[in-house]
RNA sequence: AGAGUUUGAUCCUGGCUCAGGAUGAACGCUGGCGGCGUGCUUAACACAUGCAAGUCGAACGAGAAGCUUUAAGAAGAUCCUUCGGAUGAAACUUAAAGUGGAUAGUGGCGAACGGGUGAGUAACGCGUAGGUAACCAACCCUGUACAGGGGGAUAGCCCAGGGAAACUUGGAUUAAACCCGCAUAAGACCACAGUACCGCAUGGUACAGUGGUAAAAACUCAGGUGGUACAGGACGGACCUGCGCCUUAUUAGGUAGUUGGUGAGAUAACAGCCCACCAAGCCGACGAUGAGUAGCCGACCUGAGAGGGUGAUCGGCCACAUUGGGACUGAGACACGGCCCAGACUCCUACGGGAGGCAGCAGUGGGGAAUAUUGCGCAAUGGGGGCAACCCUGACGCAGCAACGCCGCGUGAGUGAUGAAGGUUUUCGGAUCGUAAAGCUCUGUUCUGUGGGAAGAAAAAUGACGGUACCACAGCAGGAAGCUCCGGCUAACUACGUGCCAGCAGCCGCGGUAAUACGUAGGGAGCGAGCGUUAUCCGGAUUUACUGGGCGUAAAGGGCACGCAGGCGGUCAACUAAGCCAGGUGUGAAAGUUUUCGGCUCAACCGGAAAAGUGCACUUGGGACUGGAUGACUUGAGUAUCGGAGAGGUAAGCGGAAUUCCUAGUGUAGCGGUGAAAUGCGUAGAGAUUAGGAAGAACACCGGUGGCGAAGGCGGCUUACUGGACGAUUACUGACGCUCAGGUGCGAAAGCGUGGGGAGCAAACAGGAUUAGAUACCCUGGUAGUCCACGCCGUAAACGAUGAAUACUAGGUGUUGGAGGAUUUCAGUGCCGGAGUUAACAUAUUAAGUAUUCCGCCUGGGGAGUACGACCGCAAGGUUGAAACUCAAAGGAAUUGACGGGGGCCCGCACAAGCAGCGGAGCAUGUGGUUUAAUUCGAAGCAACGCGAAGAACCUUACCAGGUCUUGACAUCCCGUGACCGUCUAAGAGAUUAGAUUUUCCUUCGGGACACGGAGACAGGUGGUGCAUGGUUGUCGUCAGCUCGUGUCGUGAGAUGUUGGGUUAAGUCCCGCAACCGAGCGCAACCCCUUGUGUUUAGUUACUAACAUUCAGUUGAGGACUCUAGACAGACUGCCCUUGAAAGAGGGAGGAAGGUGGGGACGACGUCAAAUCAUCAUGCCCCUUACGACCUGGGCUACACACGUGCUACAAUGGUCUGUACAAAGGGCAGCAAAGCAGCGAUGCCAAGCUAAUCUCAAAAAGCAGACCUCAGUUCGGAUUGCAGGCUGCAACUCGCCUGCAUGAAGUUGGAGUUGCUAGUAAUCGCGAAUCAGAAUGUCGCGGUGAAUGCGUUCCCGGGCCUUGUACACACCGCCCGUCACACCACGAGAGUUGGUAACACCCGAAGCCAGUGAGCUAACCAAUGGAGGCAGCUGUCGAAGGUGGGAUCAGUAAUUGGGGUGAAGUCGUAACAAGGUAACC
Repeated sequence: AGAGUUUGAUCCUGGCUCAGGAUGAACGCUGGCGGCGUGCUUAACACAUGCAAGUCGAACGAGAAGCUUUAAGAAGAUCCUUCGGAUGAAACUUAAAGUGGAUAGUGGCGAACGGGUGAGUAACGCGUAGGUAACCAACCCUGUACAGGGGGAUAGCCCAGGGAAACUUGGAUUAAACCCGCAUAAGACCACAGUACCGCAUGGUACAGUGGUAAAAACUCAGGUGGUACAGGACGGACCUGCGCCUUAUUAGGUAGUUGGUGAGAUAACAGCCCACCAAGCCGACGAUGAGUAGCCGACCUGAGAGGGUGAUCGGCCACAUUGGGACUGAGACACGGCCCAGACUCCUACGGGAGGCAGCAGUGGGGAAUAUUGCGCAAUGGGGGCAACCCUGACGCAGCAACGCCGCGUGAGUGAUGAAGGUUUUCGGAUCGUAAAGCUCUGUUCUGUGGGAAGAAAAAUGACGGUACCACAGCAGGAAGCUCCGGCUAACUACGUGCCAGCAGCCGCGGUAAUACGUAGGGAGCGAGCGUUAUCCGGAUUUACUGGGCGUAAAGGGCACGCAGGCGGUCAACUAAGCCAGGUGUGAAAGUUUUCGGCUCAACCGGAAAAGUGCACUUGGGACUGGAUGACUUGAGUAUCGGAGAGGUAAGCGGAAUUCCUAGUGUAGCGGUGAAAUGCGUAGAGAUUAGGAAGAACACCGGUGGCGAAGGCGGCUUACUGGACGAUUACUGACGCUCAGGUGCGAAAGCGUGGGGAGCAAACAGGAUUAGAUACCCUGGUAGUCCACGCCGUAAACGAUGAAUACUAGGUGUUGGAGGAUUUCAGUGCCGGAGUUAACAUAUUAAGUAUUCCGCCUGGGGAGUACGACCGCAAGGUUGAAACUCAAAGGAAUUGACGGGGGCCCGCACAAGCAGCGGAGCAUGUGGUUUAAUUCGAAGCAACGCGAAGAACCUUACCAGGUCUUGACAUCCCGUGACCGUCUAAGAGAUUAGAUUUUCCUUCGGGACACGGAGACAGGUGGUGCAUGGUUGUCGUCAGCUCGUGUCGUGAGAUGUUGGGUUAAGUCCCGCAACCGAGCGCAACCCCUUGUGUUUAGUUACUAACAUUCAGUUGAGGACUCUAGACAGACUGCCCUUGAAAGAGGGAGGAAGGUGGGGACGACGUCAAAUCAUCAUGCCCCUUACGACCUGGGCUACACACGUGCUACAAUGGUCUGUACAAAGGGCAGCAAAGCAGCGAUGCCAAGCUAAUCUCAAAAAGCAGACCUCAGUUCGGAUUGCAGGCUGCAACUCGCCUGCAUGAAGUUGGAGUUGCUAGUAAUCGCGAAUCAGAAUGUCGCGGUGAAUGCGUUCCCGGGCCUUGUACACACCGCCCGUCACACCACGAGAGUUGGUAACACCCGAAGCCAGUGAGCUAACCAAUGGAGGCAGCUGUCGAAGGUGGGAUCAGUAAUUGGGGUGAAGUCGUAACAAGGUAACC
């Protein structure tokens, strides 16, 4: 940094997709270790259990256990003993004192921190910068001043009750740092009236005076700790303000304590914070109000940046603690582990009543794709209490689980070629996995074992982690590799399987029998303890464009103007300092980021320093530019004067032509209309014509890319009123300007309302045609409407598809209006064109160029300018204007083709002009169809169909039935044998089987040839695929085209050349031209063959003029002629005339032949997936005792029918008979066969000659001469059939040909339509050959006789060139539209119905604060039978939840209904694309 994807290709526009990075992730496969981090994103769902906030006895009263001491009681160990006793320990009981400090209580401090969560909140909530002269502040620090003397109660404990419990009532008694007076008052506070100074306003500070008000607690280890008042500090908090903070206008108006004032109250404090009264304000297009969504930030991800997205962990702030409300206590709460009330839920209960709140740490259920242990410890850090010891601390420190992330390490290293085995593949040679393995030599990070063993702990003591990190030694290559991908993008390819199936796919797209795209394998690529997928965000995307886009035709200029707000704004001077620029100061927390240095072995991680944080505020300067305020100027703008131009507008009047109608005359049978007709009008007199009249509408000629207008638009003439522009000239005003959201006005046609008018035209409608249909196009009629007045509508392809304004930037040439003596100049309106611009087309002083200002609009196609909502409208409808869903395109310009019921030019037996046919009949032949055991297969418009097949009785033969064979009918290799073949006999339909007989060759002696038998490799296949192929062939088409190199033009596909003007059969040639360039394949020509003339050479088998000869060129002879076959000549527009620039054309001469002389071969680039796997060859697939091979018989020859190609005819230009004449080209030894004989004949017998200019097939026929027939189903025609024969052949039944006799069908010239042919041609006549045993009406050749017509290119068909249009490119047999039918999907409407949300009105009114009352109760104080004060109780305002009600709004759902989208081959038509067959479109 880009890439893929719209097209046949191109450029552009434009969307979609990919490669990158990231994550609190999840899922799939896999999984060795360690370090550091992270871990309910969903149900602010419900919670069992344990723990998470206590501490102080140095505040107080009480006080259990224990201990000590003393006393008493009882007890009795031990020792001594005279056994009587003495001694009297431990333990025990009681009492007292001390000690001790479990426990509950009073009291103090803490519990408002720490920890969790993100529901709510769009807000001073957060961020940032400020303010408080409007504030508070426990504990802590500093300072100043104090602590005198009294009083009172109460918990606990005890007694007596109630209750299941929770708990609670009464009585007696008691302490304090508990509570209450009094004293004192430096200082504080309040009130009063002052002085000085200061401040941004209210105001503040200081000073002195008078009056008033309020304090305190002790404890002790005697060091201190604690207490009160005041002042200051620090930490922390409260309030206010500027700026910033999402979407929506399909939310435009909101607001009644609302906005302000005065006064009172409340608060720590300001304030409508609350109340009374007064005023009517306040907010809003710079977006109020409403709705939706959301904790905010430091930061995190991405990005080159600007931006975009996010708000986990860590840190700051806020809010919340089951839901809602409320206050109490306190320095601080309206309080997560406090209280009261209400609601929901859960639990206990003796049914009376009670208890609870994990969004603390673990944990459970549930939800979910998904997120951990009911662990250890207070050792460290920090917090609470305490003088302290210490206690508490799920904060925290650690450990456990999880590849969830980042970082690091390993799974071994070296050597090792028989390139092992094995796998895969193969062209069978090999290649590859691959030094990879094995083997040999090493190492020990990990791992295992043993031993040692920390720092973390600041004087001492104290370590959960932890016997952990780390270190040493020893041992073994042992325990440790997967995942994704391999068609392009995108690195990496083969085989097999599958066969539009199974499947893949991020996009394009793969798969229909040779898949690098599916599945598997081998190999390869990438990453690696991970790899892929999914989801989300940024990037790429300059695809919302500030940086950094556009709007003529791709999406996009408002239909046009005026104009408020807004934005922008000419020249000069001095002032100011809001913007702007520079310096400084403060702040921008820490963490994070970047740079650098350092610590863990490295890194991740952690620490130090610096930078950065682009911001905000304050301050000091500057004065160019913008703004502000002042003064001036004239060029922008405007005004006045003069002048001409104009379909500019409105109103009134007038005019002629035409149409129609009416009246009258003349006049007679049609008129009208069309492609052709008909409907229609007309004998009741039309149409035509003449005259008169009526009515309405529109204004010919002039008339013009001429004029005017902002646009829509405006056209006879005159008058009146009126707007604007332009030119000229001076004078005046002095920036008065430009643009313009909203707003206002104008606004074609059609349409609507009311009233007129109505000639022509003409939706709807009717009729007639056309048509398969014709609700159309065409015709005849015809109503709204078109016209006028008034009022609506407000849209058009309202277009120059081009917003307005200003300035600048080459020209040329028309035209309109002015000015000027002139070169000229001003204002409009066109064309051409340069630079520039543009994707191209194009545009180009009338910009789409270069710049500035303002407005409008666009962001893929469809859905859709649709739905819903709102506004406007009488309605029709208009304006505004989505989403779901769906596609990978939709589109612009240009290019090459193809096509057109587009145009131009040209050619062809293409038409026309002719001749002969086909289509009708019979037959032959091929095909389809049908039939069949089989009727083998192929060929299918032209370009299949007398085609493959130049010839099916067997064979051929591929088909069918039956009988047989299995290394095979055929080829190669190996082994064995030595014959095989042939002949004969038997069986059989034959193949074949059995038997008899007979018997090798060559040799270098190794063997080989040949035949048989055997085993396996293999043979074999006319089986499939001509859409896997080669080769060959057809066709367009013997049409004149198809290309290349170089150069040039174009961003490019491409163009040019090859187009143009002529000419030609021809891209043949000439001229011109950025291609006078050059070349190739074609054309032509050469070549080859043949024919037409001549010369020469040669002269047999051909020929015969002269001579001789004969029946006969038979023979001699000749080389003259014909002919034969070699060589050569000849024709080239060469010559002449005309014309032309030339090429050439026309005519003429000469010549056998004249303009390519005739014919053949020869077929460019390509098209048709054209034909052929059955000529042959061949890949792959398939069969292998058969899809191979052999044999017999059958079939290919069938036959209601249809088509093609032919033959013979229908007759007199003929038929029959007799006679008679003239060819050419071919064939011949398994052959042609003469002559002769036999037969009516086919033919047979015999047989000369000929390997052919010798012999033979062989007779040519039409023709000519003569005779008969005389127009008929015939003396035409010959089908069909019968009989009798002949030939070929093993064999003519299926199924051959020929002959004779007999039979004698259809057919009397052929509908629509269609074929061939332009001269030795058509037509007609016969002859020959190939194939072949036999079997042509076919095919290929040969000659004989021998025409007609061609004006010409309008039309049909085919082709060539140029041009034009195109939505076609599989290329018109193209593309493509709409209804209907079916399936699926999302959406709208919908009688309704269900639920949520936020308000409103009314009712009820808990707790509680406040207010009132307070007859009941009441310790401290007093002047005391009482009072003050307090409390209970009660009442009231407010007040949550609840209830009722009507609306609003958002969702869900619904019979039915509406259109939309998608779907492989459905139905009906053919609307669009070509002039799309009626130009299309708005």
RNAcentral holds the sequence, with entries from ENA, Greengenes and SILVA. Predicted 3D model of a 1482-nucleotide RNA (small-subunit ribosomal RNA) from an uncultured bacterium. Its Rfam family is "Bacterial small subunit ribosomal RNA". The coordinates come from a structure-prediction model, not an experiment, and the mean pLDDT is 83.